A computed fold for an 82-nucleotide RNA from a marine eukaryotic metagenome, annotated as c-di-GMP-I riboswitch aptamer.
Parts: sequence; C1' cells; structure tokens
RNA sequence: AAAUGGCUAACCGCCGGAAACGACGGGGCGCAAAGCAACCGGCCUAAAACCCAAAAAUGGGAUAGGCAGCGGGGCUACCGAA
Repeated sequence: AAAUGGCUAACCGCCGGAAACGACGGGGCGCAAAGCAACCGGCCUAAAACCCAAAAAUGGGAUAGGCAGCGGGGCUACCGAA
C1' cells in the first nucleotide's frame, strides 16, 4: 500500500452532576491505537466545608472533581508487500 473491520468530534434528544463533565440514543469532524489507565506536566470546574485578604462584593490558596480527541511515560491490540 491493500483487506476485514473498529472508534466517534461538533451538534441534537434524554438522564446524572453545583459545575467541568459523564452514561445512553442519534450524528460523523476526524483517528493506526481517538483501546485501557490520572504516574508526570498542562488545561477545565469550584457547590459545600477549610485557610488568607476585604466593610462587603469578591479574589487568592489548599483541597475535591474532571479532560486519555493537550503532551510525555505505562499496559494491551487487527492486517500484512516493504
């Protein structure tokens, strides 16, 4: 390169959640790991409780939650000319 296929973005419906976001159904922008999984960096959310500042609104921090289709690392995997 080829072949069998696979997954599924935005958006829509519905449910959960404070939210980010996630499940299910529809839908395909794309993806050779866009399979699994939060170890590292990064990004997103902040309802409640905690700390700091403030008269307050609110802001910052820690903490909690999320993103694997942001990157790195880890594990697993179909085909087969090179």
Rfam family: c-di-GMP-I riboswitch aptamer. Rfam's curators write: GEMM was predicted in a large-scale screen for bacterial structured RNA regulatory elements. Genes associated with GEMM are involved in a diverse array of functions, including chemotaxis regulation, signal transduction, secretion and chitin. Rfam links the family to the GO term cyclic-di-GMP binding. The prediction has a mean pLDDT of 88.